[in-house]
Context: one part of a larger RNA
Molecule: small-subunit ribosomal RNA, central domain
Organism: metagenome
RNA sequence: UUGGGCGUAAAGCGCGUGUAGGCGGUCUGCCAAGUCGGGUGUGAAAGCCCUUGGCUUAACCGAGGAAGUGCGCCCGAAACUAGCAGACUUGAGUACCGGAGAGGGUGGCGGAAUUCCCGGUGUAGAGGUGAAAUUCGUAGAUAUCGGGAGGAACACCAGCGGCGAAGGCGGCCACCUGGACGGAUACUGACGCUGAGACGCGAAAGCGUGGGUAGCAAACAGGAUUAGAUACCCUGGUAGUCCACGCUGUAAACGAUGAGCGCUAGGUGUUGUGGGUGUUGACCCCCGCAGUGCCGCAGCUAACGCAUUAAGCGCUCCGCCUGGGAAGUACGGCCGCAAGGCUAAAACUC
Numbered sequence: 001u002u003g004g005g006c007g008u009a010a011a012g013c014g015c016g017u018g019u020a021g022g023c024g025g026u027c028u029g030c031c032a033a034g035u036c037g038g039g040u041g042u043g044a045a046a047g048c049c050c051u052u053g054g055c056u057u058a059a060c061c062g063a064g065g066a067a068g069u070g071c072g073c074c075c076g077a078a079a080c081u082a083g084c085a086g087a088c089u090u091g092a093g094u095a096c097c098g099g100a101g102a103g104g105g106u107g108g109c110g111g112a113a114u115u116c117c118c119g120g121u122g123u124a125g126a127g128g129u130g131a132a133a134u135u136c137g138u139a140g141a142u143a144u145c146g147g148g149a150g151g152a153a154c155a156c157c158a159g160c161g162g163c164g165a166a167g168g169c170g171g172c173c174a175c176c177u178g179g180a181c182g183g184a185u186a187c188u189g190a191c192g193c194u195g196a197g198a199c200g201c202g203a204a205a206g207c208g209u210g211g212g213u214a215g216c217a218a219a220c221a222g223g224a225u226u227a228g229a230u231a232c233c234c235u236g237g238u239a240g241u242c243c244a245c246g247c248u249g250u251a252a253a254c255g256a257u258g259a260g261c262g263c264u265a266g267g268u269g270u271u272g273u274g275g276g277u278g279u280u281g282a283c284c285c286c287c288g289c290a291g292u293g294c295c296g297c298a299g300c301u302a303a304c305g306c307a308u309u310a311a312g313c314g315c316u317c318c319g320c321c322u323g324g325g326a327a328g329u330a331c332g333g334c335c336g337c338a339a340g341g342c343u344a345a346a347a348c349u350c
Base pairs, nucleotide, nucleotide: 003322004321005320006319007304008303012318014201015200016199017198021194022193023192025088026087027086028085029084030083033081034080035077036076037075038074039073040072041071042070049065050064051063052062053061054060091191092188093187094186095185096183097182098181103177104176105175106174107173108172109171110154115149116148117147118146119145120144121143125136126135162169163168206247207246208245209244210243211242215241216240220236221235222234223233258317259316260315261314262313263312266295267294268293269292270291271290272289273288274287275286276285299306300305323350324349325348332343333342334341335340
């Protein structure tokens, strides 16, 4: 390479928007590029195959014939693909009504708690641990009451509950704004799917400038523990954690499971919404659509397990894997202020 694969063995890009490209619904007509049939030309010689001849035979050599995936041209076929023209509504979308939601952004507001400050009461301890000590306290601590300041986070509600493409999102209110879902009609008429590059988003930590700092807390200091203790425990404590703007672009960015469409037993929760039945009042019961869980058949799987939210049965497109180590490293390139990121080997070795 042909293949075979990618939940856990190597392997799904962290996620999206989308360019090129690849792929693409139903019907009719035309065309004949792909496709198929026939003919014809070409397909050097040698070789292979067949017939035959020459060396005593064979190898070897000579002659004739056949074959030759291919290519050109001509004639023809029209199912499929492409192209052109026309039509359609199931795919996709738009309009209308309806409710659900921690979806995003901005501004404002609220209460509990911690800490600090002021004042009152009050006196000898408090704190901390396995036990202690460092530490705080007669300059009045801890406890308790009143007042104030400030920052950060939002108990209960809270739920295998919701929303979002992912990262992620949770007090309340207002404004701006994205998406999904249900319902009933009308409209557009394949407008679709995927997506190399590209572009955007992207937890935490980290970086730059400026602010902020209550609590927590890398580093650091001290106290313990210990043979030691650069730790686990304790007392402190700075970056940081918070805000604005700009970088970084990583993760067990996980469902370790790419996206889309179709098909393939059921049972039972739950969220949103619609229809039906009904003492008509929420509710209950039956049916549907969209989500989210559990159990489970066929089937799949090395097993574990998956099982209409597939890891089943198929199709389309993208990404990725190809023994372990060296190594996600070196070198080069690109990006970054840096830290570093992306791309990505080999010698050698087992």